Predicted 3D model of a 72-nucleotide RNA (transfer RNA).
[in-house]
RNA sequence: GCCUCCGUAGCUCAACGGACAGAGCACCGGUCUACGAAGCCGGGGGUGGAGGUUCGAUUCCUCCUGGGGGCA
Numbered sequence: 001g002c003c004u005c006c007g008u009a010g011c012u013c014a015a016c017g018g019a020c021a022g023a024g025c026a027c028c029g030g031u032c033u034a035c036g037a038a039g040c041c042g043g044g045g046g047u048g049g050a051g052g053u054u055c056g057a058u059u060c061c062u063c064c065u066g067g068g069g070g071c072a
Stems, first nucleotide, its partner, number of pairs: 001071007010025004018055001027043005048064005
């Protein structure tokens, strides 16, 4: 330099172009307990950046950016 895959919550991962973007763990509050842990109930928190297509974009297209793999 070229090709290819990926970037969504603190972490690991979901989401035929259409519902309020969800789950587990973690965190916070409550309940329980002599106090904790576990269990149960509830809560906060996210689409790497900029454009484009579309009635509608996490999803499709372009560029940028970060990372993995392959080739040279």
Overview: Its Rfam family is "tRNA". The same sequence occurs in records of 2 taxa.